[in-house]
C1' cells in the first nucleotide's frame, strides 16, 4: 500500500426508553440505559427522508386554517470525500 473481516486480542460508539437543558418544530447536548454497529469517527457535495420559525400564495373583515418553500435538521437511510485500531491474506 491493496483486499476481504473467518477466527483471535486490545478496546471503542451508543438504537428505543428515563430525567435534565437548548430548540416554533424537526431535531440536539448531558447523564442514565444497550438494539446493534469493522469506520455507528469526521464533512450535508449529489440523491433521498424529517420539521416549517420565516417568507409566498388561497380561503376569511380578523382572528385562525390550508398549500408550497431550508436558510434547520437526519452522517444510525443509500453514494461520495477525509481519517483511523487490530490481527489476517
Nucleotide at each position: 500500500g491493496c483486499u476481504a473481516g473467518a477466527a483471535a486480542a486490545a478496546g471503542g460508539c451508543a438504537a428505543a426508553c428515563u430525567a435534565a437543558g437548548g430548540g416554533a418544530a424537526a431535531c440536539u447536548u448531558u447523564a442514565g440505559g444497550a438494539c446493534g454497529c469493522a469506520a455507528a469517527a469526521c464533512c450535508a457535495c449529489c440523491g433521498g427522508c424529517c420539521u416549517g420559525u420565516g417568507g409566498a400564495c388561497a380561503a376569511u373583515u380578523a382572528a385562525u386554517u390550508g398549500u408550497c418553500u431550508a436558510u434547520g435538521g437526519c452522517a444510525g437511510c443509500g453514494g461520495g470525500g477525509u481519517u483511523a485500531c487490530c490481527g489476517a491474506g
Description
This is a predicted structure of an 89-nucleotide RNA (c-di-GMP-I riboswitch aptamer) from Psychromonas sp. SA13A. Lineage of the source: Bacteria > Pseudomonadati > Pseudomonadota > Psychromonadaceae > Psychromonas. Its Rfam family is "c-di-GMP-I riboswitch aptamer". Rfam links the family to the GO term cyclic-di-GMP binding.